A computed fold for a 91-nucleotide RNA from a Rhodospirillales bacterium, annotated as Glycine riboswitch aptamer.
RNA sequence: GCAUCCGGCGCGGGAGAGUGCGGGCUUGCCCGCCGCCGAAGGCGCAACCGGCCCCCGGAAACGCUCAGGCACAAAGGACCGCGCUGGAACA
Repeated sequence: GCAUCCGGCGCGGGAGAGUGCGGGCUUGCCCGCCGCCGAAGGCGCAACCGGCCCCCGGAAACGCUCAGGCACAAAGGACCGCGCUGGAACA
């Protein structure tokens, strides 16, 4: 110290599904019942990738819905873009 890889912070964008019923009450939440969603996280006997290859390892935006979420709003939000920054690595 380019490019590259892995993170952190900030800003911008960012979907889906119930104004469901009943009760308690503090226009917000809690409890119960049923119905749903998948893009925090988690899990998978999983597409795919790798290896010393019929066994191991890594594993998705796929699958499962534990968690979370389902009027508006708020919050959250994988991922994308920009800026700043830490580390690794090649030269």